[in-house]
Context: one part of a larger RNA
Molecule: small-subunit ribosomal RNA, 5' domain
Organism: uncultured bacterium
RNA sequence: AUAACGCUGGCGGCGUGCCUAACACAUGCAAGUCGAACGCGAAAGUCCUUCGGGGAUGAGUAGAGUGGCGUCCGGGUGAGUAACGCGUGGGUAAUCUACCUUCGGGUGGGGAAUAACCCAGGGAAACUUGGGCUAAUACCGCAUAAUGCAGCGGCUCGACAUCGAGACAGUUGUUAAAGCAGCAAUGCGCCUGAAGAGGAGCCUGCGUCUGAUUAGCUUGUUGGUGAGGUAAUGGCUCACCAAGGCUACGAUCAGUAGCUGGUCUGAGAGGACGGCCAGCCACAAUGGCACUGAAACACGGGCCAUACUCCUACGGGAGGCAGCAGUGGGGAAUUUUGCGCAAUGGGCGAAAGCCUGACGCAGCAACGCCGCGUGAAGGAUGAAAUCCUUCGGGAUGUAAACUUCGCAAGUAUGGGAAGAAAAAAAUGACGGUACCAUAUGUAAGCCCCGGCUAACUCCGUGCCAGCAGCCGCGGUAAUACGGGGGGGGCAAGCGUUGUUC
Numbered sequence: 001a002u003a004a005c006g007c008u009g010g011c012g013g014c015g016u017g018c019c020u021a022a023c024a025c026a027u028g029c030a031a032g033u034c035g036a037a038c039g040c041g042a043a044a045g046u047c048c049u050u051c052g053g054g055g056a057u058g059a060g061u062a063g064a065g066u067g068g069c070g071u072c073c074g075g076g077u078g079a080g081u082a083a084c085g086c087g088u089g090g091g092u093a094a095u096c097u098a099c100c101u102u103c104g105g106g107u108g109g110g111g112a113a114u115a116a117c118c119c120a121g122g123g124a125a126a127c128u129u130g131g132g133c134u135a136a137u138a139c140c141g142c143a144u145a146a147u148g149c150a151g152c153g154g155c156u157c158g159a160c161a162u163c164g165a166g167a168c169a170g171u172u173g174u175u176a177a178a179g180c181a182g183c184a185a186u187g188c189g190c191c192u193g194a195a196g197a198g199g200a201g202c203c204u205g206c207g208u209c210u211g212a213u214u215a216g217c218u219u220g221u222u223g224g225u226g227a228g229g230u231a232a233u234g235g236c237u238c239a240c241c242a243a244g245g246c247u248a249c250g251a252u253c254a255g256u257a258g259c260u261g262g263u264c265u266g267a268g269a270g271g272a273c274g275g276c277c278a279g280c281c282a283c284a285a286u287g288g289c290a291c292u293g294a295a296a297c298a299c300g301g302g303c304c305a306u307a308c309u310c311c312u313a314c315g316g317g318a319g320g321c322a323g324c325a326g327u328g329g330g331g332a333a334u335u336u337u338g339c340g341c342a343a344u345g346g347g348c349g350a351a352a353g354c355c356u357g358a359c360g361c362a363g364c365a366a367c368g369c370c371g372c373g374u375g376a377a378g379g380a381u382g383a384a385a386u387c388c389u390u391c392g393g394g395a396u397g398u399a400a401a402c403u404u405c406g407c408a409a410g411u412a413u414g415g416g417a418a419g420a421a422a423a424a425a426a427u428g429a430c431g432g433u434a435c436c437a438u439a440u441g442u443a444a445g446c447c448c449c450g451g452c453u454a455a456c457u458c459c460g461u462g463c464c465a466g467c468a469g470c471c472g473c474g475g476u477a478a479u480a481c482g483g484g485g486g487g488g489g490c491a492a493g494c495g496u497u498g499u500u501c
Stems, first nucleotide, its partner, number of pairs: 003497005010372006016365002018330001023328003027325003032069003037066002040063001045057005076283003085208008095200003100196008108142001110140002117132006148174005153168001155166004179188003209255003216246003221243008258280004262273004285306005308319004336362001338361003344358001345356004375405004385396004410440006419430001445490005450471003456485005466473002
């Protein structure tokens, strides 16, 4: 240290957990919501009944559909990328911005459709065709309109390539809207303009790995004119014209790689790394494309192609876990198909509320860090046992027994939170958890002992078996192999291997 392996393993708190195949994925869930925009509109059950059925209620509920907002956030991964991708400092007088906030003005009058629904078909299915009816905050004209937009005219200031700002109440043309709730007051909306906040696009100085056993590279290439395109600059694209542009201060090519805040190490300078968390970028089976939209060229939207998987009545269809769990596979190796929206945050809604594998929690794993415990004090005839012995004794050793004291965890019983939110009430997944009291009550291993390097003896073996990080041990007394005793170190861990400093 995102470790793995071996032996061992008591508890708690806080973290972390596919580094390999961006390999393939069964199943469930992960983005919906609004009836206060709109039309339509059941059934079960219950009640009444002339027992045929019909009616009432259920209920304008469920439901699908039109429409609005959201689905571009949040979540994942690091394949690609050596690049204005990232970091940092600037520019935008070359730009956009839904929702939100502030301020100004407006909201008049019409029209034609279409889904749902009904009828008739096609299809195995996915789905789909024709006819008919209908509504709107859906769609389309008309009116009105400026401090909007476009054109024209001149003036002042600023920038100095364009152009921008201001005033001239200059002038001409052009562009808008939708209602809903409420008895009402009013509220929420809608249109247009100005400003703000937050967000985004583009441009740019500097910085950003290795190789010269890669030395030349480039034709939309470099520049210009014009046009197209974009919110916007620009060869971004196109036509024409010129022949340029980059490069030894390393172009091009090849390899490797997401970048950063940071992390590890180190006295520092530096070196290595970029997992968790945070910011940015890129990607969503592979490649390409646009549509919608304020914003996408869109992980759980669309189209086409490719590979793969599945269904099929062989005509044709369906799919995309680098979301959360989970499966197979690969691998030394990495967790539950758990609970809850109670909190925080997000979407929709006037609200009640609904949705939320974001998130909050729980589960598994000594994977890491930290804390705690396995007892404390006394206790010598130095018991027994074991080992050594010069057989006298010595060591384990106050260690044990014994005495007094004490009680992590668990179990049982009783009590029991904060986390909840500013008038009251209600609302807790975690959780009867943490914690408190009473009773009872259990828990040590691993490595090493020749020198480096703290720690020594006996037996066995006999260059064998074996050890080993380096030096090196072992061929008959091995402190180096194996075992016993003893000792040293660390400790719920200890050692080995691999990586970095």